[in-house]
Context: one part of a larger RNA
RNA sequence: CUCUCUCUAAGGAACUCGGCAAAAUAGCCCCGUAACUUCGGAAGAAGGGGUGCCCUGUAGAGGGCUGCAAUAACCAGACCCAAGCGACUGUUUACCAAAAACACAGGUCUCCGCGAAGUCGUAAGACAAUGUAUGGGGGCUGACGCCUGCCCAGUGCCGGAAGGUUAAAGAAAUUGGUUAGCUUAAUUGCAAAGCUAGUAACUGAAGCCCCGGUGAACGGCGGCCGUAACUAUAACGGUCCUAAGGUAGCGAAAUUCCUUGUCGGGUAAGUUCCGACCCGCACGAAAGGCGUAACGAUUUGGGUACUGUCUCAGAGAGAGGCUCG
Numbered sequence: 001c002u003c004u005c006u007c008u009a010a011g012g013a014a015c016u017c018g019g020c021a022a023a024a025u026a027g028c029c030c031c032g033u034a035a036c037u038u039c040g041g042a043a044g045a046a047g048g049g050g051u052g053c054c055c056u057g058u059a060g061a062g063g064g065c066u067g068c069a070a071u072a073a074c075c076a077g078a079c080c081c082a083a084g085c086g087a088c089u090g091u092u093u094a095c096c097a098a099a100a101a102c103a104c105a106g107g108u109c110u111c112c113g114c115g116a117a118g119u120c121g122u123a124a125g126a127c128a129a130u131g132u133a134u135g136g137g138g139g140c141u142g143a144c145g146c147c148u149g150c151c152c153a154g155u156g157c158c159g160g161a162a163g164g165u166u167a168a169a170g171a172a173a174u175u176g177g178u179u180a181g182c183u184u185a186a187u188u189g190c191a192a193a194g195c196u197a198g199u200a201a202c203u204g205a206a207g208c209c210c211c212g213g214u215g216a217a218c219g220g221c222g223g224c225c226g227u228a229a230c231u232a233u234a235a236c237g238g239u240c241c242u243a244a245g246g247u248a249g250c251g252a253a254a255u256u257c258c259u260u261g262u263c264g265g266g267u268a269a270g271u272u273c274c275g276a277c278c279c280g281c282a283c284g285a286a287a288g289g290c291g292u293a294a295c296g297a298u299u300u301g302g303g304u305a306c307u308g309u310c311u312c313a314g315a316g317a318g319a320g321g322c323u324c325g
Base pairs, nucleotide, nucleotide: 001320002319003318004317005316006315007314008313010311011310014309019306027051028050029049030048031047036041038143052065053064054063055062056061066070078304079303080302081301082300083299084298085296086295090102091101106141107140108139109138110137111136112135118127119126120125144291145290146289147288149221150220151219154218155217156214157213158212159211160210163209164208165207169203170202173199174198175197176196177195178194181190182189222240223239224238225237226236249283250280261277262276263275264274265273
């Protein structure tokens, strides 16, 4: 010097990204216990007091003894306030991530009538299911409470069938090849039936075009100008565009660039935090919106207690290193 421990004057987070680490709390009995709340909780809230042994006594109780200290060792909750996210218990990156991610009960949409839909398999067959719509598959959302606005123009899906377009297949007609026959000076010309190669009117379904519906389907939810008797602002008006122009609620937010926005609170001093404002670069309603008791090895801010985290170091024990032997 390194590691693992023990103790430390005065101060007590001044340390630090951050109380990381350490200290502190601690068992049992009694008293007492707030906001909020889904009335179950919150709650061991918080905060206090007691605690050993001996004698008498049925008990209540009374008296005595030792120690600094009696849950005397070991063992053995720190707590409070506020906010974000996720309701919760659970699950996860075996070996850098345990979370706000996944799941979840609940909600909703959609498919499926049973030889079901869906999945695996070339098939037979199997699962679904020895189930039968209070069932099974798929998508999204994610307890609960209050709610879930407008747009069907595009894309998707569902329905419709009048018209347009449209395949295979069928096929009237027609063209070429071949050649019995006829013909010519000449395989020269014509050419039936059949066979063969082609063209093809017409018939011809779904689909697409078309007509409707549909958003807890994929998705989308404007611009410019003017206007009130101070100023400012604009309830109001004009105009352009659109399928429709963002409703409720929330809002510098896990979302705000400008930005350490502005105001208030907390501090002596606060880029964080809390409460407001709204100018939302670029929130917004099941890729859910806003709240929310309880819960969380979650994240953020503050406080009490406590401490070698620090001011600022010191001493001691053990192990290692180093030097000497």

The part of an RNA shown here (large-subunit ribosomal RNA, domain IV) has 325 nucleotides and comes from Rhodochaete parvula. NCBI's taxonomy places the organism under Eukaryota, Rhodophyta, Rhodochaetales, Rhodochaetaceae, Rhodochaete. The RNAcentral record of the full RNA draws on SILVA.